This is a predicted structure of a 268-nucleotide RNA (Bacterial large signal recognition particle RNA) from an Acidimicrobiia bacterium. A source record names the gene ffs. Taxonomically the source falls in Acidimicrobiia (Bacteria, Bacillati, Actinomycetota). Its Rfam family is "Bacterial large signal recognition particle RNA". On this family, see Rosenblad et al., Nucleic Acids Res 2003: "SRPDB: Signal Recognition Particle Database". The RNAcentral record of the sequence draws on ENA.
RNA sequence: CCGUGCUAGGCGGGGAGCUCGUGGUUCCCUGUACCCCGAAUCCACGUCACGGGGGCUGAACUCCCACCCGAGGUUCGGAUCGCCGGGGAUUUCGCGUCCCGACCGAGGUGUCGAGGGCCGGGUCCUGCGCAACGGGACACCGUGAACCGAGUCAGGUCCGGAAGGAAGCAGCUCUCAGCGGCUCAGCCCGUGUGCCGCAGGGUCGCCUGGUCUGAGCCCCGGACGGAACAGCGCGUGCCCCGGCAACGUGCCGACGGUGGGUGCACGG
Numbered sequence: 001c002c003g004u005g006c007u008a009g010g011c012g013g014g015g016a017g018c019u020c021g022u023g024g025u026u027c028c029c030u031g032u033a034c035c036c037c038g039a040a041u042c043c044a045c046g047u048c049a050c051g052g053g054g055g056c057u058g059a060a061c062u063c064c065c066a067c068c069c070g071a072g073g074u075u076c077g078g079a080u081c082g083c084c085g086g087g088g089a090u091u092u093c094g095c096g097u098c099c100c101g102a103c104c105g106a107g108g109u110g111u112c113g114a115g116g117g118c119c120g121g122g123u124c125c126u127g128c129g130c131a132a133c134g135g136g137a138c139a140c141c142g143u144g145a146a147c148c149g150a151g152u153c154a155g156g157u158c159c160g161g162a163a164g165g166a167a168g169c170a171g172c173u174c175u176c177a178g179c180g181g182c183u184c185a186g187c188c189c190g191u192g193u194g195c196c197g198c199a200g201g202g203u204c205g206c207c208u209g210g211u212c213u214g215a216g217c218c219c220c221g222g223a224c225g226g227a228a229c230a231g232c233g234c235g236u237g238c239c240c241c242g243g244c245a246a247c248g249u250g251c252c253g254a255c256g257g258u259g260g261g262u263g264c265a266c267g268g
Stems, first nucleotide, its partner, number of pairs: 001268006009057003012030005020046005034054005063261006072252003076248002082244007093235005099226003103222003107218003115213009124201006130194002132191005140181004149174004157166003
């Protein structure tokens, strides 16, 4: 150096989370990488830190170590004062709404009478009447009593020597209470009833008729001043809850790259 057969090792790794700690199951990253069983109010183990069973590969592209790069994750800052979302309290402040005054602009309306004054009517309230509706009673119809209602009472019972008499069930008829129907008219009671009538009252506002006067009035927007901060809306400040970026910083670090290291037996 070559060949054969083996062995250590390898057949994924990392971050978060969990844990006293390690690994796994879980989530995520990397990217392709044997199979089966177990495991989250979990499983196995103890620094050589998953347990059990089977299979492949095997001393190097593959195993081991160091360094570099760096996906991704994470600590702290950013951030007790920043940003976003939700809720509470209703205290501060601001703006708007609301009230008053005057100005400007657009539109509408007005001598075919704006706005205002006076008189009247309606809308409103009370009483009475009328009507409507509802209820009730009466009247009418039907039904309606095992016995304790009436009439008539077969059969049977009782009294009587008999003639005859008495009470009386069922049945039939009638009716009380009750129940059902009807309730047109008349009676009683009631009413979130009425383009109804009469009388009285009231009349802030609105509608309307008459009359007098005679030029403004209404609405929207803008900018201004005053008053008021009572209410309402928004924002700010207060309290509570939840979440957070770029970027910086420390740590871990897959994939990849570079360098180094690692056997045994036999034969030639």